[in-house]
This is a predicted structure of a 68-nucleotide RNA (transfer RNA) from a bovine gut metagenome. The RNAcentral record of the sequence draws on MGnify. Its mean pLDDT, the model's own confidence on a scale to 100, is 81.
RNA sequence: CGUAAUAGCUCAGCUGGUAGAGCAACUGACUUGUAAUCAGUAGGUCCAGGGUUCAAGUCCUUGUUACG
Numbered sequence: 001c002g003u004a005a006u007a008g009c010u011c012a013g014c015u016g017g018u019a020g021a022g023c024a025a026c027u028g029a030c031u032u033g034u035a036a037u038c039a040g041u042a043g044g045u046c047c048a049g050g051g052u053u054c055a056a057g058u059c060c061u062u063g064u065u066a067c068g
Base pairs, nucleotide, nucleotide: 001068002067003066004065005064008023009022010021011020017054025041026040027039028038029037047063048062049061050060051059
């Protein structure tokens, strides 16, 4: 100097409009039972502080951490 930080893990998130997927977990169905399959549920201080804005995961700024 560049890139990245979002659910337990891996990652999306468009032109700023109020956060999602897959896997995992849990519940139910099915099965003699487990697994698989199907249906559903829960899970988030979007790394931290500040700023801009009616509104910030997204824009600006400082810091921290990781990688190059």